About this RNA
A computed fold for a 346-nucleotide part of an RNA from Chitinophaga pinensis, annotated as small-subunit ribosomal RNA, central domain. The source organism's lineage runs through Bacteria, Bacteroidota, Chitinophagales, Chitinophagaceae and Chitinophaga. Its Rfam family is "Bacterial small subunit ribosomal RNA". Gene Ontology terms of the family: structural constituent of ribosome and ribosome. Model confidence (mean pLDDT): 88 of 100.

Context: one part of a larger RNA
């Protein structure tokens, strides 16, 4: 390389748009490039294989067939793929009309709780642990009333909820934006699926340059524990955490499960519409969940939200270390990041 595989053994790219390129509905119609047929010409000789000869056999070695599964040309079929012309409507888009949601952006507001001021009441402890100590306090803490102020994140509602491609979204409210879903069936007529490369958007943590700074807290410093204690524990505490903008580019970015798309016994229990209606029930449509046959899996388990049964397309493994390293190239302000090996060695 084929095969085989890819929840958990090695292997699903963090996720989207979308080029190239792969694959694509019904009908009819052209051409005849693939694709079948026949027919011609090449396909060198050894040399494989058969059948027959010659060296006493045999190995050799002559003679003929065969085979050389290709290639060109030339008639010719037209069922599939292609191709050309038309149609079609169930794929797919769009139009009305409505629903739904922590999708997203900007702004405006709100109350709890912290912490700080400053006033007042008050008087010896607070505070903290396994127990203590540092630490705060008569220059009056701690508690407690009463006003300001500042920055963060929004209890209870709340949930096997809900939305969103994904990372993720929650106080209330207003602008501006997306999006799915149902119903009519009106339009367009295959416009579709997949995506190498490519652009984008990516939690924390970092990083640049201005603010911002209450809580929390990596580093630091003290008390302790301890044999020691670079730690758990305590009192403190600075980046950071928050904003704006610009970078970074990674995660157990997990459902460790790639997208679409068609099939395939049942029960149940939600969320959202729509029919129908006696408000019990009950059909349908897209969604979250739990249980189960058939089948599948190495079992665990999965089971209409498949890991069942097909089909098209991309990504990826191919014994452990050596390693996600080392060189090299990209990219980056740095940290680091993509890519991504070998020798050796079991």
């Nucleotide at each position: 390389c084929u095969g085989g595989g890819u929840u958990u053994a090695a292997a699903g790219g963090g996720u989207g748009c979308g080029u190239a390129g792969g694959c694509g509905g019904g009908u009819u119609u052209u051409u005849a490039a693939g694709u079948c047929a026949g027919c011609g010409g090449u396909g060198a000789a050894a040399g494989c294989u058969c059948c027959g000869a010659g060296c006493u056999c045999a190995a050799c070695u002559c003679g003929g067939a065969a085979a050389u599964u290709g290639c060109c040309g030339u008639u010719g079929a037209u069922a599939c793929u292609a191709u050309u012309a038309a149609u079609c409507u169930u794929g797919a888009a769009u139009u009305u009309a409505g629903u739904u949601g922590a999708g997203g952006u900007g702004g405006g507001c709100g109350g709890a709780a912290u912490g700080u001021g400053u006033a007042g009441u008050g008087u010896a402890g607070c505070g903290g642990u396994g127990a203590a100590a540092u630490g705060c306090u008569u220059a009056g803490a701690u508690a407690u009333u009463a006003c300001a102020c500042a920055g963060a994140a929004c209890a209870c509602c709340u949930a096997u909820u809900g939305c969103g491609a994904a990372g993720g979204c929650a106080g209330c409210u207003c602008g501006c934006u997306a999006a799915a879903c149902u119903a009519a069936u009106a339009u367009u007529g295959a416009c579709g699926c997949u995506g190498a490369g490519g652009c984008a958007c990516g939690a924390a943590a970092g990083c640049g340059u201005g603010g911002g700074g209450a809580u929390c807290a990596a580093a630091c410093a003290g008390g302790a524990u301890u044999a020691g204690a670079a730690a758990c524990c305590c009192u403190g505490g600075u980046a950071g955490u928050c904003c704006a903008c610009g970078c970074c580019c990674u995660a157990a970015a997990c459902g460790a499960u790639g997208a679409u798309u068609a099939c395939u016994c049942g029960a149940u229990c939600u969320g959202u519409g729509c029919g129908a209606u006696a408000c019990a029930c009950u059909g349908u449509a897209c969604g979250g969940g739990u249980c189960u046959a058939u089948g599948c899996g190495a079992a665990a388990g999965c089971a209409u939200u498949a890991a069942g049964u097909a089909a098209u397309c991309c990504a990826c493994c191919u014994g452990g270390g050596a390693a996600g390293u080392a060189c090299g190239a990209c990219c980056g302000c740095a940290a680091g990041g993509u890519u991504g090996a070998a020798a050796c060695u079991c």